c-di-GMP-I riboswitch aptamer, 109 nucleotides, folded computationally. It was read from a public genome assembly, where an Rfam model found it. Its mean pLDDT, the model's own confidence on a scale to 100, is 76.

RNA sequence: GGCUGCAACCGGCAAACCAGCGGAAACGCUGGGACGCAAAGCCUGAGGCUACGGCGUCGGGAAGCUGUCUUCGCUAUGCUUCCCACGCUAUGCUCGAUCGGCCGCCGGA
Numbered sequence: 001g002g003c004u005g006c007a008a009c010c011g012g013c014a015a016a017c018c019a020g021c022g023g024a025a026a027c028g029c030u031g032g033g034a035c036g037c038a039a040a041g042c043c044u045g046a047g048g049c050u051a052c053g054g055c056g057u058c059g060g061g062a063a064g065c066u067g068u069c070u071u072c073g074c075u076a077u078g079c080u081u082c083c084c085a086c087g088c089u090a091u092g093c094u095c096g097a098u099c100g101g102c103c104g105c106c107g108g109a
Base pairs, nucleotide, nucleotide: 003108004107005106012037013036017032018031019030020029021028022027035096041102042101043100045099046098047094048093049092053089054088055087056086057085059084060083061082062081063080064079065078
């Protein structure tokens, strides 16, 4: 240096859950707590999650305008705005499912 993690050592991390805080959410942070982990260190590329905002719908609803017309009326048509539903979308997250990249502790069956 490569390979490797059987045993040991110095140590490290911390799932679920609980409390508080942040966030639209996914999720994160702090404290408690340990199921586990030899990379459960870093990147955030693949993959995965979410969808505030944006876009779309020969989906639904409301309001306004338009408008045939003598009038009434407000049917039809088209447009605009708003609300709801559904779909798409990362610029938001996630590597403690997995793959990839980078770096590294203690050791040697």